[in-house]
């Protein structure tokens, strides 16, 4: 440099106003909000190597749910399964990622129907950063 162990830290935002109503952050009207990794022609910065930004709705992956199987076990592990939602104008050789515009989604339990309250959760994870140490 580059891979492989062990640790450490760090890892999800959002209901304000009106209206019905005995009762709603749940219903209607307006409002807000967007996990992690790829790609993201262009365009910023740089003398250049390169650096930074850069997608809820394009790819994969996690959370939540369900099944076999391991296990003394209902905790955990491992595998499969399940798992939302975009269209149109524009530049332009080329855009589902840019610029404009209008749409649209959003686990499972409670509870007056919940993406935003409260609960499993002082919880797990994807994964990012950093120390060590081992081989190249």
């Nucleotide at each position: 440099u580059a891979a492989g162990u062990u640790c450490u830290u760090u890892g999800g935002g959002g209901c304000g106003g009106g209206g019905u109503g005995c009762g709603a952050u749940u219903c209607c009207c307006c409002a807000c909000c967007g996990g992690c990794a790829g790609u993201g022609a262009u365009g910023g910065c740089g003398c250049g190597a390169g650096c930074a930004u850069g997608a809820g709705u394009c790819u994969g992956c996690g959370a939540c749910g369900a099944a076999a199987g391991g296990u003394c076990g209902u905790c955990c592990c491992u595998u499969u399964c399940c798992c939302g939602a975009u269209u149109c104008g524009g530049u332009g050789a080329g855009a589902a990622c840019c610029c404009g515009a209008a749409a649209c989604c959003g686990a499972c339990g409670g509870u007056a129907u919940a993406g935003u309250c409260c609960g499993g959760a002082u919880g797990g994870u994807a994964a990012a950063a950093g120390a060590a140490u081992u081989u190249u």

Model confidence (mean pLDDT): 79 of 100. Predicted 3D model of a 136-nucleotide RNA (FMN riboswitch aptamer (RFN element)). Its Rfam family is "FMN riboswitch aptamer (RFN element)". Rfam describes the family as follows. The RFN element is a highly conserved domain that is found frequently in the 5'-untranslated regions of prokaryotic mRNAs that encode for flavin mononucleotide (FMN) biosynthesis and transport proteins. Its family is annotated with FMN binding in the Gene Ontology. The model forms 100% of the base pairs in the Rfam consensus. The sequence was found by an Rfam model in a public genome assembly.